[in-house]
The RNA shown here (transfer RNA) has 73 nucleotides and comes from a Bacillota bacterium.
The coordinates come from a structure-prediction model, not an experiment, and the mean pLDDT is 81.
Rfam family: tRNA. By type it is a transfer RNA.
It was read from a public genome assembly.
The organism belongs to Bacillota, within Bacteria.

RNA sequence: GGUCUGUUAGCUCAGCUGGGAGAGCGCUUGGGUCACAACCAAGAUGUCAUAGGUUCGAGUCCUAUACAGACCA
Numbered sequence: 001g002g003u004c005u006g007u008u009a010g011c012u013c014a015g016c017u018g019g020g021a022g023a024g025c026g027c028u029u030g031g032g033u034c035a036c037a038a039c040c041a042a043g044a045u046g047u048c049a050u051a052g053g054u055u056c057g058a059g060u061c062c063u064a065u066a067c068a069g070a071c072c073a
Stems, first nucleotide, its partner, number of pairs: 001072007010025004019056001027043005049065005
C1' cells in the first nucleotide's frame, strides 16, 4: 500500500428480510433478611463510530472518513 471483517446501553453481544432499538450481566428503588446474599417486583441509561447519500421510512442499503483486528504484498 491492497483486500476483508468489525464499531449498537457501563461490560459481553443479538437485531438474518428496511418499519416496535433489545437480551444477559451490572446499576438504582422497593420487597425479602436480625443484617447480608439468593430470590421477587419495578425502574433508569443509547448521537446504533463520524459525515453525507438513497428511500415515505435506515442499526440494516450506498459512498467517504476514523478506530480495532485478520490476511496478502